[in-house]
Context: one part of a larger RNA
RNA sequence: GAACGAACGCUGGCGGCGUGGAUUAGGCAUGCAAGUCGAGCGAGAAUCAUUGAAGCUUGCUUUAAUGAGGAAAGCGGCGAACGGGUGAGGAAUACUUGAGUAAUUUGCCCUAAAGUCUGGAAUAGCUUCUGGAAACGGAAGGUAAUGCCAGAUGUGGUCGCCCACCGCAUGGUGGGCUGUCUAAAGGCGGGGAUCCUUCGGGACCUGUCGCUUUAGGAUGAACUCGAGCCCUAUCAGCUUGUUGGUGAGGUAACGGCCCACCAAGGCAAAGACGGGUAGCUGGUCUGAGAGGAUGGUCAGCCACACUGGGACUGAGACACUGCCCAGACUCCUACGGGAGGCUGCAGUCGAGAAUCAUUCACAAUGCGCGAAAGCGUGAUGAUGCGACGCCGCGUGAAGGAUGAAGGCCUUCGGGUUGUAAACUUCUGUCAGAGGGGAAUAAAUGCAAGGUAGCUAAUAUCUGCUUUGUUUGAAGGUACCCUCAGAGGAAGCCACGGCUAACUCUGUGCCAGCAGCCGCGGUAAUACAGAGGUGCCGAGCGUUGUUC
Repeated sequence: GAACGAACGCUGGCGGCGUGGAUUAGGCAUGCAAGUCGAGCGAGAAUCAUUGAAGCUUGCUUUAAUGAGGAAAGCGGCGAACGGGUGAGGAAUACUUGAGUAAUUUGCCCUAAAGUCUGGAAUAGCUUCUGGAAACGGAAGGUAAUGCCAGAUGUGGUCGCCCACCGCAUGGUGGGCUGUCUAAAGGCGGGGAUCCUUCGGGACCUGUCGCUUUAGGAUGAACUCGAGCCCUAUCAGCUUGUUGGUGAGGUAACGGCCCACCAAGGCAAAGACGGGUAGCUGGUCUGAGAGGAUGGUCAGCCACACUGGGACUGAGACACUGCCCAGACUCCUACGGGAGGCUGCAGUCGAGAAUCAUUCACAAUGCGCGAAAGCGUGAUGAUGCGACGCCGCGUGAAGGAUGAAGGCCUUCGGGUUGUAAACUUCUGUCAGAGGGGAAUAAAUGCAAGGUAGCUAAUAUCUGCUUUGUUUGAAGGUACCCUCAGAGGAAGCCACGGCUAACUCUGUGCCAGCAGCCGCGGUAAUACAGAGGUGCCGAGCGUUGUUC
């Protein structure tokens, strides 16, 4: 000199863009942060309408039937493994980079091929009874499905056998076999003939969303290898599933991953093993560079979710707001037993030098579900608070000498503050008041029409397009116009040298200053005050840390 997620002191007008729990991965009150689908399923409350009956306060109440309606709950599907947080652990199963899997998997999505047949048994909700303070249950009865099960078929696929070609050893690819095992679920629309009908509809045709099997792709994930990756030798030897083999098991898959047996290996001064510290990277800061330091915000990867362990479900987890066990802590209890997990967003206590709102909205972007309308979303979009940072603007402009008064200094002549003020003439940024008021982020959606595709079809549905209409949290904000009036807006540090800027008074090795050299013991430009001056300026200094 530059930098900072900074803190502290004094001071403080406005705006834009960023940024803000670095310490106790300490404890947490309260609210919200993951739902959605009725076009998978049964049942169906409130409410409304019509009709009937009863009561009386003669237009209301009760009740029954029918129709509409569709809440809460439940079964089922998908999602909940994303998004969001934190950096504890971990020095290598991490990360970065390059290569590989003839050793793998992949829901939703895309492409292609084939199919979607026939049956069955339950169970929740519900009803009745019942245990418990509660949390939560138990028994009986009865019911549905795209829930569950059985059978059929097999384009295909698995396994087995055979053949061909190829290769990288184990093998890979393709073909064949009366061999073996192996699938499925329906929903919502439209329709002219024909057939059936319980007259509701169904068969049949067709559209669409699904379901099943397989192959390929895309994406995600898993595994393997090479190289790089902090300090310490006052850590020198370490290792028995250890190193390798055979076989069996296990996994999506290779492998001591696990097990039985066999052999006795394997690693190490190019630092094994141990100890300490630490999330890694793109980057960031500094520097002419080489380097050094660092990893907050943003982005990629990893790890964790009260502490420790475990698996279940699933395409995917050993799962932050799932389950089980143990532990510590907190809460409820009828003492028998139960409930909980902010390292999500706000917020609170504590500790600390120190870090914000218990705000608004799903309008946009994205995600989940849904055919869609839509619903949900503390992701996100916004606003608020903090000079925490960077940037911009303002606190007025021009004229104005009797060089006023006052202050300070003085050699008492004067000098200086100083065009500074007063005064005159203007301007109107920002703030204030009043009025107008956006663009864009809006694309969708809905209704009607046109056209193309599908089709037996001028139904339906889908794509494109035209017209109309609808959706904004921020926000009556930005911006514009008008009004008034210099009015509301300047400080901080320094002045011995380094280092820009000097005198007076007080003090008298005292009080004090100080980054270094050093000042102060009666003329202190170094202490304290004052006047003046210098630097920077909504900041200025100090402290800390890095280069």
This is a predicted structure of a 547-nucleotide part of an RNA (small-subunit ribosomal RNA, 5' domain) from a metagenome.